[in-house]
Context: one part of a larger RNA
RNA sequence: UUGGGUGUAAAGGGUGCGCAGGCGGUCGAUUAAGUCAGAAGUGAAAUGUCUACGGCUCAACCGAGACACUGCUCCUGAUACUGGUUGACUUGAGUGCGGAAGGGGAGCGUGGAAUUCCUGGUGUAGCGGUGAAAUGCGUAGAUAUCAGGAGGAACACCGGUGGCGAAGGCGACGCUCUGGUCCGUAACUGACGCUCAUGCACGAAAGCCAGGGGAGCGAACGGGAUUAGAUACCCCGGUAGUCCUGGCCGUAAACGUUGGGCACUAGGUGUGGGAGGUAUCGACCCCUUCCGUGCCGUAGCUAACGCAUUAAGUGCCUCACCUGGGGAGUACGAGCGCAAGCUUGAAACUC
Numbered sequence: 001u002u003g004g005g006u007g008u009a010a011a012g013g014g015u016g017c018g019c020a021g022g023c024g025g026u027c028g029a030u031u032a033a034g035u036c037a038g039a040a041g042u043g044a045a046a047u048g049u050c051u052a053c054g055g056c057u058c059a060a061c062c063g064a065g066a067c068a069c070u071g072c073u074c075c076u077g078a079u080a081c082u083g084g085u086u087g088a089c090u091u092g093a094g095u096g097c098g099g100a101a102g103g104g105g106a107g108c109g110u111g112g113a114a115u116u117c118c119u120g121g122u123g124u125a126g127c128g129g130u131g132a133a134a135u136g137c138g139u140a141g142a143u144a145u146c147a148g149g150a151g152g153a154a155c156a157c158c159g160g161u162g163g164c165g166a167a168g169g170c171g172a173c174g175c176u177c178u179g180g181u182c183c184g185u186a187a188c189u190g191a192c193g194c195u196c197a198u199g200c201a202c203g204a205a206a207g208c209c210a211g212g213g214g215a216g217c218g219a220a221c222g223g224g225a226u227u228a229g230a231u232a233c234c235c236c237g238g239u240a241g242u243c244c245u246g247g248c249c250g251u252a253a254a255c256g257u258u259g260g261g262c263a264c265u266a267g268g269u270g271u272g273g274g275a276g277g278u279a280u281c282g283a284c285c286c287c288u289u290c291c292g293u294g295c296c297g298u299a300g301c302u303a304a305c306g307c308a309u310u311a312a313g314u315g316c317c318u319c320a321c322c323u324g325g326g327g328a329g330u331a332c333g334a335g336c337g338c339a340a341g342c343u344u345g346a347a348a349c350u351c
Stems, first nucleotide, its partner, number of pairs: 004322003007305002012319001014202004021195003025089007033082002035078004040073003048067004053063003092192001093189003096185005104178007111155001116150007126137002163170002207248006216242002221237004259318006267296011300307002324351003333344004
């Protein structure tokens, strides 16, 4: 490579947008590039296969004849499928119109609870902490309690296998700006679609640069314990950081460990959003239907576990990835980065 695979055995890219490329709905017309048929030319010789053939006593070998050389070129024709051109269509896709839900994003502002600190009042000998203690705090008046003030960070209850987002992620309240989605309708466009190497953008936490901020927490660090030791677990402190603005980094158990799209294939039950119907004075209840999110389960699949209309079932299109363990996500080279490092990514050797 072929083949086979990628939930857990090796293997789905962290996520999206998207150029090239690949693939692509229904009905006509046309063309005849692909495709198919026939004919012609060519496909050197040797080689190969066949022959009751010929030459060495046979054979190998040599000679002869036939075939093959599955290919290429050209001509004539066929037109189902693919492609090209052209016309039309509406079911794919999109737009409009009418509704709907939402912690989707950004900015500005506001609020209460709590912790800490400061000031003052009351008040006196302890407080704190632990398995038990000690370090620590406290007669310079702590802890407790009341009043006032400052400041930062996070938003209890609601809260829910509930919602939104492509993923990362998003949770007090109000206002402004803004993205997406769903349902109904069927007015408009008329295949405008799907996927996507390279590329571009986004991307938790930690970390980095500059400037701010700093309540609580808290790597490092100091101290107290524990212990044989204790560079830990427990305790008292505590710097970076955690927060904000701007700029980097680009990783993760970035996980549903399951790429995206379309179609098809029993049901049952909960829940979120919408529409229709039945019923009613009305809201409920009940039925149908679309979209989402859970559980159970048939066929089928699976090595099993399990999955099962939210598929890991049945098919098609397309991208990414895997190919024994270690060496190793290392070395080298290259690109990126301020750095930390990231991306790409071997081999010797060894089992």